The prediction has a mean pLDDT of 76. The RNA shown here (Glycine riboswitch aptamer) has 101 nucleotides and comes from Inhella gelatinilytica.

[in-house]
């Protein structure tokens, strides 16, 4: 006083999907309330699993076995009026890290 496909506190932005049905439950303000548990149905964007290309091993070949990405795909977690609250992901960014001068 500059660079960077690297981290980054922190700030704005941020979708989808039943205000489903049932309970000798619990809780309260007594309500179209809240929580739990059980059943359907739906949704992908916390997190988790699956895989092409690739690379690697075996092997003469076919093959097969590892490893291995995503807004793709599966719903195991989670979610599913409004608000809240998470929110992948984008921009900006205090600050670090690298690499050269």
């Nucleotide at each position: 006083a500059g660079g960077u496909u690297c981290c980054g506190a922190g700030c704005u932005g941020g979708a989808g999907a039943g205000a489903g049905g049932c309970g000798a439950g619990c809780c309260c303000c007594c309500g179209u309330g809240g929580c739990c548990g059980c059943c359907c149905a739906c949704c992908g964007a916390a997190g988790g699993g699956g895989c092409a290309a690739g690379c690697g091993g075996u092997c003469u070949u076919u093959a097969u076995c590892g490893c291995c990405a995503a807004u793709c795909u599966c719903u195991c977690a989670g979610g599913u009026a409004a608000a809240g609250c998470g929110g992948a992901c984008a921009g900006c960014a205090a600050g670090g890290g690298c690499a050269a001068g």
The source organism's lineage runs through Bacteria, Betaproteobacteria, Burkholderiales, Sphaerotilaceae and Inhella.